The RNA shown here (c-di-GMP-I riboswitch aptamer) has 78 nucleotides and comes from Desulfoluna spongiiphila. RNAcentral holds the sequence, with entries from ENA and Rfam. NCBI's taxonomy places the organism under Bacteria, Pseudomonadati, Thermodesulfobacteriota, Desulfolunaceae, Desulfoluna. The coordinates come from a structure-prediction model, not an experiment, and the mean pLDDT is 76.
RNA sequence: ACAAGAAAAAGCCAAACCCGAUGUGAGUCGGGGACGGAAAGCCCACGGGUCUCAUGGGGAGAUGGCCGGGUUGCUCUU
Numbered sequence: 001a002c003a004a005g006a007a008a009a010a011g012c013c014a015a016a017c018c019c020g021a022u023g024u025g026a027g028u029c030g031g032g033g034a035c036g037g038a039a040a041g042c043c044c045a046c047g048g049g050u051c052u053c054a055u056g057g058g059g060a061g062a063u064g065g066c067c068g069g070g071u072u073g074c075u076c077u078u
Base pairs, nucleotide, nucleotide: 003078004077005076006075012037013036017032018031019030020029021028022027035065041071042070043069046068047067048066049063050062051061052060053059
């Protein structure tokens, strides 16, 4: 340096749920809270998936904690 495996432990993030704000909605943001996470760090809505609004049709959105993609990286063991 690379590959495989392990740990939530030092440190990090934060699902459901509750409160507040916001949106027609999926959702998003803030606070509380932890189910989990080894990239649940960062970039990307480009491809696939899922969801919402609207609909005669065309369409407009949400999701990276659904997957693919790019890039960087902590501890231990082999």